Small-subunit ribosomal RNA, 5' domain from an uncultured bacterium, 508 nucleotides, folded computationally. The RNAcentral record of the full RNA draws on ENA and SILVA. The coordinates come from a structure-prediction model, not an experiment, and the mean pLDDT is 83.
[in-house]
Context: one part of a larger RNA
RNA sequence: GACGAAACGCUGGCGGCGUGCUUAACACAUGCAAGUCGAACGAUGAAGCUGGAGCUUGCUCCGGUGGAUUAGUGGCGAACGGGUGAGUAACACGUGAGAAAUCUGCCCCUGACUCUGGGAUAACUGCGGGAAACUGUAGCUAAUACCGGAUACUUUCCCUGGUGGGCAUUCACUGGGGAAGAAAGAAUUUCGGUCAGGGAGGAUCUCGCGGCCUAUCAGCUAGUUGGUGAGGUAACGGCUCACCAAGGCGACGACGGGUAACCGGCCUGAGAGGGUGACCGGUCACACUGGGACUGAGACACGGCCCAGACUCCUACGGGAGGCAGCAGUGGGGAAUAUUGCACAAUGGGCGCAAGCCUGAUGCAGCAACGCCGCGUGAGGGAUGAAGGCCUUCGGGUUGUAAACCUCUUUUAGCAGGGAAGAAGCGAAAGUGACGGUACCUGCAGAAAAAGCACCGGCUAACUACGUGCCAGCAGCCGCGGUAAUACGUAGGGUGCAAGCGUUGUCC
Numbered sequence: 001g002a003c004g005a006a007a008c009g010c011u012g013g014c015g016g017c018g019u020g021c022u023u024a025a026c027a028c029a030u031g032c033a034a035g036u037c038g039a040a041c042g043a044u045g046a047a048g049c050u051g052g053a054g055c056u057u058g059c060u061c062c063g064g065u066g067g068a069u070u071a072g073u074g075g076c077g078a079a080c081g082g083g084u085g086a087g088u089a090a091c092a093c094g095u096g097a098g099a100a101a102u103c104u105g106c107c108c109c110u111g112a113c114u115c116u117g118g119g120a121u122a123a124c125u126g127c128g129g130g131a132a133a134c135u136g137u138a139g140c141u142a143a144u145a146c147c148g149g150a151u152a153c154u155u156u157c158c159c160u161g162g163u164g165g166g167c168a169u170u171c172a173c174u175g176g177g178g179a180a181g182a183a184a185g186a187a188u189u190u191c192g193g194u195c196a197g198g199g200a201g202g203a204u205c206u207c208g209c210g211g212c213c214u215a216u217c218a219g220c221u222a223g224u225u226g227g228u229g230a231g232g233u234a235a236c237g238g239c240u241c242a243c244c245a246a247g248g249c250g251a252c253g254a255c256g257g258g259u260a261a262c263c264g265g266c267c268u269g270a271g272a273g274g275g276u277g278a279c280c281g282g283u284c285a286c287a288c289u290g291g292g293a294c295u296g297a298g299a300c301a302c303g304g305c306c307c308a309g310a311c312u313c314c315u316a317c318g319g320g321a322g323g324c325a326g327c328a329g330u331g332g333g334g335a336a337u338a339u340u341g342c343a344c345a346a347u348g349g350g351c352g353c354a355a356g357c358c359u360g361a362u363g364c365a366g367c368a369a370c371g372c373c374g375c376g377u378g379a380g381g382g383a384u385g386a387a388g389g390c391c392u393u394c395g396g397g398u399u400g401u402a403a404a405c406c407u408c409u410u411u412u413a414g415c416a417g418g419g420a421a422g423a424a425g426c427g428a429a430a431g432u433g434a435c436g437g438u439a440c441c442u443g444c445a446g447a448a449a450a451a452g453c454a455c456c457g458g459c460u461a462a463c464u465a466c467g468u469g470c471c472a473g474c475a476g477c478c479g480c481g482g483u484a485a486u487a488c489g490u491a492g493g494g495u496g497c498a499a500g501c502g503u504u505g506u507c508c
Base pairs, nucleotide, nucleotide: 001507002506003505006504007503008502009501010500013375014374015373016372017371018370019368020367021333026331027330028329030328031327032326035076036075037074040073041072043070048065049064050063051062052061053060054059055058083286084285085284093210094209095208096207097206098205099204102203103202104201107199108198109197110196111195112194113193114192115149116148117147118146124139125138126137127136128135129134155180156179157178158177159176160175161174162173163172164171165170185191186190212258213257214256219249220248221247224246225245226244227243228242229241230240231239261283262282263281264280265276266275267274268273288309289308290307291306292305311322312321313320314319339365341364342363343362347361348359349358350357351356378408379407380406381405388399389398390397391396412449414444415443416442417441418440422435425432426431452497453496454495455494456493457478458477459476463492464491465490466489467488473480474479
C1' cells in the first nucleotide's frame, strides 16, 4: 500500500447490488424439501339428471344414467435438481489424444411390423396373529402386469464363400445354410407398443503432459511383473482364478510419513512470480460409521433395501422406529455468520393428450454498515467579530461567518393521491403477479428527523493549558513519564477520514 466469507471497540440517516458457520463431516425436537398419470387396469362409486314407490307435499326409499374421488395393480420419475469437502497425492483434476475394446431410457430422423393364445395375483371378502410396526391363511378378479405360439430381409451365435481397407488383434460391404429372439392397447383428433439402422446429448475405459512438503523415509513389490488358458464385464485389462516364467519400480526420488478435494478463476505485483480455491461455473468424492448387493437405460443409490456397529426414541419387554453435509430452526463448539417467512406469477425440472398437480430448485421478501457503489445531514448573506469556553505578556488572541438574525431550497426520511413492466402462456370465457399498493409519478409541510471516529514527539498532516510526578500510564519502531511532559489523563484548539473510523488478521 492492498485485501476480505473477517472479528472486536466507539458510532450510525437512506437507497441499489452482492455476500453471510472459515470452528464440531458435532448431535438433532418440529414442519416442509418427489411425485404424477383414471386417456393402462379391476374396484369405489359423490354431485347432478331421470323413472317409480311411500306419503308427515318436500322429505325418505328403490332403479337407471352419470362420472367426482381415490387405497391397490401397472407406467414414468425418484441416478436430475439441492448440500457438504470428511476421504483422496489418484488418470481424482486440468489439458491434449485414443476406444478397430464400449453402453445409452426419454428426444430427433429412416425402414418394417403391431398376428394368435394362456395361467396367475394385489385390491376386495372371510377367518386369524400382534401393544405396535406389521403380518398369516382360504376364496374371487383385471390390465399397456406376467408367460407361451406364429412371423421377422436387417439383430446375435455357429458353419462356409467373395470384394475393399487398416500398423495390427481385425474392420466395412456383399452371398449361402442352420439355431435363437418381438409387440399393447386406450381412444374424438391423437397418444402409444416392437424390431433394426442413424443422430443428438449422456456415460465408461486407456494414454502423453502438468500442478504440495519431507531423504532425520533408500530401497519397495508375490497377483507382485509378464505369458497361456478360463471366468467375469457394456467393454480392454491380474479385473478374478489355475498353471508357467522371474520379473516390475527406484536419487529423473520408488516405498514411507505429513498436508490437501482439483480447475476456470480470485487477491497481489510493472512483470516474472507469490498467495488462494468463499460466492458463480465445470469435474470428483461423500450422505450416522463400515460392508454388501437388488431394481433399473443409468446407482452400489442423501430424504431405497439388507447385515454389523455406535447413538437416540417407543414398548404391553415379546419386539420395533430413526439418520438435516436439503430449506428453515434447536442445542453445542466458537472471536464469529441470518427467518421454524411468501409464491409457484416468472425461469427450469418430474408426471400427464391436456386442464393441472408436485417442486425449501428457483423467484422474492426478512435480519446483519459484512463488502462495494450512490445520496443526504442544507444553501446564500451575516462583525458591535455577541455570549460562553480556552489561552494570555491582562493589551488582547482564539473558537469564528461559526452562532444568533435575514433570504431561500426540500434530495432522502414523513404524509396524501395515482400507480406499473415483468404475461409469453394457459383458459370457452370471466380471468390469471409471490414480489407489492413495491418501483415510479404528482402534491403537501418544514431546516425541519440525520456525525462520528482516530490522531496531533520524529517517521507523519496537526499545540497549548491543567492534573500526575519512573507513579498512573503510553508504545508500530526510535522511545516518553523521576515537579513547568507538544509523547500519560482531561480540556480548548487543530489534522485526517467520514456513515463510518480505528484495532487485530492476511498478502506484497